Background:
The RNA shown here (SAM riboswitch aptamer (S box leader)) has 108 nucleotides and comes from a Planctomycetia bacterium. The organism belongs to Planctomycetia, within Bacteria.

C1' cells in the first nucleotide's frame, strides 16, 4: 500500500520568504503578478482518536490539553447508472443511487 467503517449542502486568515502556476484525474468552469504552489510564523474553525468533566441501564452531552485534519467556489460542477419533468431533435432540468476522490478510525 491493499482491506474495512463513518463522514463529506455548515465553519474558519494575516504576515515574511519568493516568483508562476492552482484547483485529486479528463472534460467544463474558476482562481492567479491586486502575488499561483511551497516553506516559515502567527491566528482560527472544527470536534474524527486520546484525556478530562459532567450525567447516566445505556445513548445522547461539555472542555478544546494532547494526534491528526481543515481555512475561495457543495467534495467547485460533470464524469456510471434509475426514474420524473421540459424539447422536433440535439439536450436540458429536478431528484436517486453509484464510482472516484478526501479525511479520520481500525487493520497490517
Nucleotide at each position: 500500500a491493499a482491506c474495512u467503517c463513518a463522514u463529506c449542502g455548515a465553519g474558519a486568515c494575516c504576515g515574511g520568504c519568493u516568483g508562476a502556476g492552482g484547483g485529486a484525474c479528463a472534460g467544463g468552469c474558476c482562481c492567479g503578478a491586486a502575488g499561483a504552489a511551497g516553506c516559515c510564523g502567527g491566528g482560527g474553525c472544527a470536534a474524527c482518536c486520546g484525556a478530562c468533566c459532567a450525567c447516566g441501564c445505556a445513548a445522547a452531552g461539555g472542555u478544546g490539553c494532547g494526534g491528526u485534519g481543515c481555512c475561495a467556489a457543495u467534495u467547485c460542477c460533470u464524469g456510471c447508472g434509475g426514474a420524473a419533468g421540459c424539447c422536433u431533435g440535439a439536450g436540458c432540468u429536478u431528484u436517486c443511487g453509484g464510482a472516484a476522490g478526501a479525511u479520520g478510525g481500525g487493520g497490517c
The sequence was found by an Rfam model in a public genome assembly.